[in-house]
């Protein structure tokens, strides 16, 4: 130094990479096979190492425990390929909250503390990247900053309109 132990920090299209593919060196082979060029040398591909790059563009999303596990939406484009961990979705308790004249209660409904809900159909709101340009860094593959362009769906609306809503007690009007 590296291992190990410690503490700080830091996320979810989040990390990280042994498949794959590219990129720099080094080396085997060139007798026999491959295709191209070349008169010939000799390049190239092919294969082994070492050392690197690549490997998800945003929009949405957390009540608390457990299960499971390919978890929402579209945009790009074809490595956003493949493989590993993990997530705010799901599913079942549990707590909370709301609910068709008044009050209460739920193995009823629909919800997460914004719990002013739930369905349909309509009105409305919102994007990054890619692509273009001008840059910085690297031998290179590649990384990175400004600038300029539009265009989503989910989802949201104390917006419109319609629909749907169970039991049991009490208690008021009729």
């Nucleotide at each position: 130094a590296a291992a190990c132990a410690g503490u700080c920090a830091a996320a979810a299209g989040c990390g990280c990479c042994a498949g794959u593919g590219c990129u720099g060196g080094g080396g085997a082979a060139a007798u026999c096979g491959g295709a191209c060029g070349g008169a010939a040398a000799c390049a190239c591909a092919u294969c082994c190492c070492c050392a690197g790059c690549a490997g998800a563009c945003g929009a949405g999303g957390a009540g608390g425990a457990g299960g499971a596990g390919u978890a929402u939406c579209g945009a790009g484009u074809u490595u956003u390929c493949g493989g590993c961990g993990g997530a705010u979705a799901c599913c079942u308790c549990c707590c909370g909250g709301c609910c068709c004249g008044g009050a209460g209660c739920c193995c009823g409904g629909c919800c997460g503390u914004u719990a002013c809900g739930c369905c349909c159909a309509g009105c409305a709101g919102c994007a990054a990247a890619a692509c273009a340009g001008c840059g910085g860094a690297g031998c290179g593959a590649u990384c990175u900053g400004c600038u300029g362009c539009a265009c989503a769906a989910c989802c949201u609306g104390a917006c419109u309109g319609g629909g749907a809503a169970g039991g049991c007690u009490u208690u008021c009007c009729a």
A computed fold for a 174-nucleotide RNA from Indiicoccus explosivorum, annotated as glmS glucosamine-6-phosphate activated ribozyme aptamer. The organism belongs to Indiicoccus, within Bacteria. Rfam family: glmS glucosamine-6-phosphate activated ribozyme aptamer. Gene Ontology terms of the family: catalytic activity and regulation of gene expression. It is annotated as a riboswitch. The sequence was found by an Rfam model in a public genome assembly.